The RNA shown here (c-di-AMP riboswitch aptamer (ydaO/yuaA leader)) has 145 nucleotides and comes from Streptantibioticus rubrisoli.
RNA sequence: GAUAACGCAACGCCGAAUCCCGCGCUCGGGCGCGGGAACCGGGGACCCAUCCCGUGGGGUGAAUCCGGCCUGUGCCAGGGCCGGUAGGAGACCUUCCUGCUUCCGAACCCGUCAGCUAACCCGGUAGGCGUGAAGGAAGGAAAGG
Numbered sequence: 001g002a003u004a005a006c007g008c009a010a011c012g013c014c015g016a017a018u019c020c021c022g023c024g025c026u027c028g029g030g031c032g033c034g035g036g037a038a039c040c041g042g043g044g045a046c047c048c049a050u051c052c053c054g055u056g057g058g059g060u061g062a063a064u065c066c067g068g069c070c071u072g073u074g075c076c077a078g079g080g081c082c083g084g085u086a087g088g089a090g091a092c093c094u095u096c097c098u099g100c101u102u103c104c105g106a107a108c109c110c111g112u113c114a115g116c117u118a119a120c121c122c123g124g125u126a127g128g129c130g131u132g133a134a135g136g137a138a139g140g141a142a143a144g145g
Base pairs, nucleotide, nucleotide: 011130012129013128014127018037019036020035021034022033023032024031025030038125039124040123041122042121043120048115056113057110058109059108060107065084066083067082068081069080070079071078087104088103089102090101093139094138095137096136097135098134100132
C1' cells in the first nucleotide's frame, strides 16, 4: 500500500415501514405501552360490471407462470432440486425512455367470505443492505449574469 472479515460513526439505498408527544424500563444504544401526524393497505352503496354448470376463493408483496428430475398418491394434490419466465432492484437533484450488465424472482395472512365503490369501518409502519457503467428526453433547484 492492497485485499478480505468484523465493529463503530456519519451519510445513503431497497421498502408504506418515518416523525413528534406522554409514561415506564434501561449505564447507554434502545425497548414497551398510550396518543398524534404522515405514508401504505384492506373491507364497504347507488351507478357500472358480472350474472349456464363445475373447480373453493380472496389479500399484502416485484415475487407469477412453464418445463425437467426425484419423492409422494390408486390417480391427483403436496414436498425437494434444477432450468427458464411475467415482474422487481442496482445512491451522485428528480422523473421517464433505450440497449447492455449483475442480483432477486421470497414469505405471510383471511378462513368458505370479498368486483367496482361516496359516506363509513378496520389494519400496518417490519425487515434487509453499502450498491454496474453508458446514451437520450422532460422537469426542478442553487449560483452567477
Its mean pLDDT, the model's own confidence on a scale to 100, is 76. It matches the Rfam family "c-di-AMP riboswitch aptamer (ydaO/yuaA leader)". Rfam's curators write: This family represents a conserved RNA structure found upstream of the ydaO and yuaA genes in Bacillus subtilis and related genes in other bacteria. The literature on the family includes a 2004 paper in Proc Natl Acad Sci U S A by Barrick et al., "New RNA motifs suggest an expanded scope for riboswitches in bacterial genetic control". Rfam links the family to the GO terms cyclic-di-AMP binding and regulation of gene expression.